RNAcentral holds the sequence, with entries from ENA and Rfam. The RNA shown here (transfer RNA) has 74 nucleotides and comes from Ectocarpus siliculosus. Model confidence (mean pLDDT): 80 of 100. The same sequence occurs in records of 2 taxa. A source record names the gene tRNA-Val. It matches the Rfam family "tRNA". By type it is a transfer RNA. Lineage of the source: Eukaryota > Stramenopiles > Ochrophyta > Ectocarpaceae > Ectocarpus.
[in-house]
Parts: sequence; structure tokens; C1' cells
RNA sequence: GCUCAGGUGGUUUAGUUGGUUAUAAUGUCCGCCUCACACGCGGAAGGUCGCGGGUUCGAACCCCGCCCCGAGUA
Repeated sequence: GCUCAGGUGGUUUAGUUGGUUAUAAUGUCCGCCUCACACGCGGAAGGUCGCGGGUUCGAACCCCGCCCCGAGUA
């Protein structure tokens, strides 16, 4: 250089033929429970879906370019 796979809350991750409010677990914070901690129960905050354009009434999803990570190949 070329080919393939991936990038979504702090971390891991669902979302596959484009449709209104983006999912869950874990972590963090608050409350309940306990003498106290942990466990358990309830609640909250946290995402502009890697970046920039394009298509469309409408994009995490389709198209183009770029960036990052991994694998393969000479």
C1' cells in the first nucleotide's frame, strides 16, 4: 500500500432490511435495609452513536472522504 472486521454513557454491549422518546449490565451518586459495611430493594445523573460532508420528509443504520484500533497479505 491492498483486503477484511470494528469505533454507541466511565467500562462492556444490544440496536441487520431508515421511523417519533437509543438498550441492558457494571460502575458512580441518593434513599431504604444494617450497630456498621457488604449483599439486597427503589430512584437519579451520565450518550450530541469516531470526525466531516452527502442522500432523504426523516440517518447510530444508506453513500463518499478522513482519523483511530485489530487481523490478514507482498